[in-house]
RNA sequence: CUCAGAACGAACGCUGGCGGUAUUCUUAACACAUGCAAGUCGUACGUGAAAGCGGACUUCGGUCUGCAAGUAAAGUGGCGCACGGGCGAGUAACACGUGGAUAAUCUACCCGACAAUCUGGGAUAACAUUUCGAAAGGAAUGAUGCUAAUACCGAAUAAGCUCACGAUGCCUUCGGACGUUGUGGGAAAAGGUGGGGACCUUCGGGCCUGCCGUUGUCGGAUGAGUCCGCGUCCCAUUAGCUAGUUGGUAGGGUAAUGGCCUACCAAGGCAACGAUGGGUAGCUGGUCUGAGAGCAUGAUCAGCCACACUGGAACUGAGACACAGUCCAGACUCCUACGGGAGGCAGCAGUGGGGAAUUUUGCGCAAUGGGCGAAAGCCUGACGCAGCAAUACCGCGUGAGUGAUGAAGGCUCUUGGGUCGUAAAGCUCUGUCAGAGGGGAAGAACCUCCUAUCAUAUAUACAUGGUAGGCUUGACGGUACCCUCAAAGGAAGCACCGGCUAACUCCGUGCCAGCAGCCGCGGUAAUACGGAGGGUGCAAGCGUUGUUCGGAAUUAUUGGGCGUAAAGAGCAUGUAGGCGGCUCGCCAAGUCUGAUGUGAAAGCCCGGGGCUCAACCCCGGAACGGCGCCUGAAACUGCAUGUCUUGAGUACGGGAGAGGGAAGCGGAAUUCUUGGUGUAGGGGUGAAAUCCGUAGAUAUCAGGAGGAACACCGAUGGCGAAGGCAGCUUCCUGGACCGAUACUGACGCUGAGACGCGAAAGCGUGGGGAGCAAACAGGAUUAGAUACCCUGGUAGUCCACGCCGUAAACGAUGUUCACUAGAUGCUGCGGGUAUUGACCCCUGCGGUGUCGCAGCUAACGCGUUAAGUGAACCGCCUGGGGAGUACGGCCGCAAGGUUAAAACUCAAAGGAAUUGACGGGGGCCCGCACAAGCGGUGGAGCAUGUGGUUUAAUUCGACGCAACGCGAAGAACCUUACCUGGGUUUGACAUCUGGGGAAUCCGCGAGAGACCGUGGAGUGCCCUUCGGGGAACCCCAAGACAGGUGCUGCAUGGCUGUCGUCAGCUCGUGUCGUGAGAUGUUGGGUUAAGUCCCGCAACGAGCGCAACCCUUGUUCCUAGUUACCAGCAUUCAGUUGGGGACUCUAAGGAGACUGCCGGUGUUAAACCGGAGGAAGGUGGGGAUGACGUCAAGUCCUCAUGGCCCUUAUACCCAGGGCUACACACGUACUACAAUGGCCGGUACAAAGAGGCGCGAACUCGCGAGGGUAAGCAAAUCUCAAAAAGCCGGUCCCAGUUCGGAUUGGAGUCUGCAACUCGACUCCAUGAAGGCGGAAUCGCUAGUAAUCGCGAAUCAGAAUGUCGCGGUGAAUACGUUCCCGGGCCUUGUACACACCGCCCGUCACACCAUGAGAGUCGCUUGUACCAGAAGUCGUUGAGCUAACCCGCAAGGGAGGCAGGCGCCGAAGGAGUGGUCGGUGACUGGGGUGAAGU
Repeated sequence: CUCAGAACGAACGCUGGCGGUAUUCUUAACACAUGCAAGUCGUACGUGAAAGCGGACUUCGGUCUGCAAGUAAAGUGGCGCACGGGCGAGUAACACGUGGAUAAUCUACCCGACAAUCUGGGAUAACAUUUCGAAAGGAAUGAUGCUAAUACCGAAUAAGCUCACGAUGCCUUCGGACGUUGUGGGAAAAGGUGGGGACCUUCGGGCCUGCCGUUGUCGGAUGAGUCCGCGUCCCAUUAGCUAGUUGGUAGGGUAAUGGCCUACCAAGGCAACGAUGGGUAGCUGGUCUGAGAGCAUGAUCAGCCACACUGGAACUGAGACACAGUCCAGACUCCUACGGGAGGCAGCAGUGGGGAAUUUUGCGCAAUGGGCGAAAGCCUGACGCAGCAAUACCGCGUGAGUGAUGAAGGCUCUUGGGUCGUAAAGCUCUGUCAGAGGGGAAGAACCUCCUAUCAUAUAUACAUGGUAGGCUUGACGGUACCCUCAAAGGAAGCACCGGCUAACUCCGUGCCAGCAGCCGCGGUAAUACGGAGGGUGCAAGCGUUGUUCGGAAUUAUUGGGCGUAAAGAGCAUGUAGGCGGCUCGCCAAGUCUGAUGUGAAAGCCCGGGGCUCAACCCCGGAACGGCGCCUGAAACUGCAUGUCUUGAGUACGGGAGAGGGAAGCGGAAUUCUUGGUGUAGGGGUGAAAUCCGUAGAUAUCAGGAGGAACACCGAUGGCGAAGGCAGCUUCCUGGACCGAUACUGACGCUGAGACGCGAAAGCGUGGGGAGCAAACAGGAUUAGAUACCCUGGUAGUCCACGCCGUAAACGAUGUUCACUAGAUGCUGCGGGUAUUGACCCCUGCGGUGUCGCAGCUAACGCGUUAAGUGAACCGCCUGGGGAGUACGGCCGCAAGGUUAAAACUCAAAGGAAUUGACGGGGGCCCGCACAAGCGGUGGAGCAUGUGGUUUAAUUCGACGCAACGCGAAGAACCUUACCUGGGUUUGACAUCUGGGGAAUCCGCGAGAGACCGUGGAGUGCCCUUCGGGGAACCCCAAGACAGGUGCUGCAUGGCUGUCGUCAGCUCGUGUCGUGAGAUGUUGGGUUAAGUCCCGCAACGAGCGCAACCCUUGUUCCUAGUUACCAGCAUUCAGUUGGGGACUCUAAGGAGACUGCCGGUGUUAAACCGGAGGAAGGUGGGGAUGACGUCAAGUCCUCAUGGCCCUUAUACCCAGGGCUACACACGUACUACAAUGGCCGGUACAAAGAGGCGCGAACUCGCGAGGGUAAGCAAAUCUCAAAAAGCCGGUCCCAGUUCGGAUUGGAGUCUGCAACUCGACUCCAUGAAGGCGGAAUCGCUAGUAAUCGCGAAUCAGAAUGUCGCGGUGAAUACGUUCCCGGGCCUUGUACACACCGCCCGUCACACCAUGAGAGUCGCUUGUACCAGAAGUCGUUGAGCUAACCCGCAAGGGAGGCAGGCGCCGAAGGAGUGGUCGGUGACUGGGGUGAAGU
């Protein structure tokens, strides 16, 4: 990093039967057409129609009148409109939650109580007549006239109301509150309506009575205001903020406290327990998840808050600074006659827009609730219902039983089968849902009215209230539900199937197309892509995407870490803070106990109940970890006061120390300098050169100068907090340790900030400068060498003063305290014992090392100096890269330091250990590995193979060792696979079917041939019922099929090469380790060997080694032909007789085993030497090749999966090609000559082969060879001559008597056929070549070298290959080096394993980001300008009904308009801050294909 779980107001894809219950703009607090969403009251009041119907009249136009109707309607007035409904923009706040306070408050309607409801007055709307305006409308001008009230106003009266003053009780937060009381002042009201026996009456009523209303006061209830404690997100890369600010006094204001406001006075207030600033956000009950703690969230429901186009303001009112009220400003939309006006869906529907995305312009007030009303009732998009949507949850269905020829069909297949699958069909049933028909609820209680009855009042009436009965009221809806009918009929999909993760095969594709949550699939056999069959999971849904929690103990309170994985600050001192020894009593803050209040409802949980169940709903309970208040306890913590001495400290006596600072002194050495001696070099290096030196260096002696560092002692040692500290002496000074007493009395530990110290380098100023030495210069090295090496050399290194503040500042290990086995060194100080003394020994404390038990640790390791066990405090970490970087801040003279991100990108990065591999790491050992030798290759010519080139084709394969005289033990045709041309299509070859014919043999024509056409001869075997049938073979036909040297050796078997005939490779059990693994197999010896011995937590075993096998070397026995021949006979000849001795042959034995002796060694294994022996330590050679490696080689030996071709990639034929040729390489041959060539003579092998064969002898030919022909299926005959050698001769150092290429001519042989393209012979020709550069190969004894012989293949065609013998050396000191290998060990960032891995620049592309002259915008501070509406203040000469004075006129009080002033929104303009966008150019970063 990723997945499996749960959840969602979701969306998208595919699919979709029914019902119930919920839910549905998360985005643009974007803009809105249309309709509706707040009215009601005539029992407060004044007015008051029309249509229509009827009547009368009529000039037929109409008029009057009754009903409609005191209705509709508007108005005055009351109540409501502050509720209900919506939304979440703002708000980090007393906004919310919780608990309190209000002695600092208000509360309409409602309830209870007491008391009252008296008496007058003046207006005004509606209306009428006019007027302005397009309209809206009209106190922008309006005017005139009339009228009512529960509208408005005055007077009266009034208390337990209120104000002032006084007395007093009680409580108190000491401020005051509450109560009682005395005196004085002040404040009320409204009526409406029902009924009524008597009385009065203007006939309205008075009066009585009921109801409603009204007024005052007290109380309640409800609701609201204000204040306080606590809780409530992120950023410190926001650290300081604040002038009404904090407090006081006085006043104003409010229902009410308060800087809420004003004046004056004081200078405070907040903040690291995070003020101020910035960002984000409505809060809560709850919801999701989780074991919980937590984390995330705040849809629907409920509580609170805030808002109503944006900003500001007040009015009215009990309540608003008011969603569907008012005023002003602004933006926007609409109307307009251009003068002005109108509007606000974040109410319900609905529209546009935005968006991945969210519904009907429905029905009804029947129920619940609300407003008004006395009530009926009216209003109510609250609400109740219905509609759309699988959006979610829940329930049901799509059938059940039976049914094996395991049907057809699909898929697969090893062709046998398997599977879909009892699945289907068929048979027997059922009837949920949907469909049709019929029946049919509950939700309804009221109100009104009627009847009866009770109560009230004063009455059997009426009115009011109650009770009982009756009538009546349903949007949903003919819905739920029930019955009947018919019918398996109408109703299944989606995802997945490589691992995680349940589920596998075929086909297609071929790193393409695609998949993918992570790891990763796909390059021709894909369980991962696409399709199919099958399977798995869920199911009317299934998947995908998004988001949250979980897993994640990867933020760790529960519940993590920091030696090496990320992580201990470089070190100390110390502030705040945290923590803190023993003990007595006290308090009760924390803590604990009990009780109580609260913790709304809903939700969760438990119990019960209602819908058939469930979801859902109802009832009850529990719970709500919290907060408040009261009571109690006193162990622990705490607060305050005492006591103590063990923590800590002080005093005294000692010794140790490179602890620090300052001053002085010393010798050695380097360098320089003066003088002497002295001469040609010195110096330096791997080797050199630059450099110094005849102007006298180096060397050497003496004198002098100057700076820096202090050999030996010296250490694994000492001191210091760390950095660090080293010659000697003196002075000043810090700390630790030891010893024995005394004193103080917890004075302690840690330590955020802070302050100090802090290597080297570096910086500043001034000195100093011997040596060394960045930079720089020169010389070397090198492909280059801005390096390593050398010669020089400046800063610097040194001193003084001041900065810097970092290091692998490391024990990579913070400080302090306590506890937990030991052993052994060193160092400081003691004690005991002992001694003349130094030692030795025992022991205490402090420091410093090594090993080690328990324990810890992932392991390594740590282990009383802990990384063990605990306690206290601090610092730090949270995947890698980007990056300790950018920006900002702070510090610095600078260099830079410190604090410290993000975008983006990767699926890893990392630790420890393991096994390998590797190392220009180490140790031991081996090998023709080197060395020592001998001979070659590389140069020439030719042969052969390969590359390359060419070609119609030059068929294919093999490519370091381990391809290249290799496959090929042999290409003229064939082979042959290639090319050109000509032909065939069931085929050259196999099996099956049908028909015919025996097979077979011989001809002819055309043709290059294949092939085509055609003629003739000829009938066999087995059975027979004599018709015929069968087997083999041939021909014809059709199709199944044949065929392929076509592809894939990276699909394979088999076989082979190689490491390597190297000594290794493993297993069982045991043991060790968390594990991978280890041990054994390591170690000490030894060997050719993991061969053997010893030791050992190992003991055994297997495959390898060795031995067993073959051959060769000696010998014995047996046998004696074709071999042999000693003696005998014989011959040209072992030719023949004979022999069985020898050689030899070939079958079986013997022999060699470190067996014997001596020495060395561990009394071992073994090694060395010796004897004997043909052979001696594996006698020589061969066969034999462990586990494995190289995707080594081979599909063209063979076999084989898959793919491909099928009138062709198959088959036949002719000709050509594989043999080409500027060139390059490998492997051979022959040479270059005298150790030789040539000529003549002469000697000695082994191993083989031979019937389509080897072929003697004889004969012909110069010869190859020919002719004829004996012998021989071979120890008999033949090939067959061995050659080098030896003897003799010749050549005489030359391109030759060397060398033989090349070419000309003439032949021979094989073969159907030698042109392309055979070998050989003869004559002639006579090339290069005079021993081979760099480099490189083989070989250790019968080997190298050299010489010939044979065989396989084969008609013919070897310089190749495989064998055979002849002659026959040199050298090995040794293991340093090269190559390869084995064992042990070590390092590793490698594991495709060093041919590994991997770093940086540059170039190109893309991405994000920093800086940047600037520029644009959001937001905000501050100082101003201007100032709407409006409150308040002031003025008020204009206007003015009620009250007062007055007879009146008039005046007064009061009020209004208007003016002015304070405040004040938008706006304007100046200057700052923060944030963001963009920007030429530029910086680094990241990622990319096979660039450099």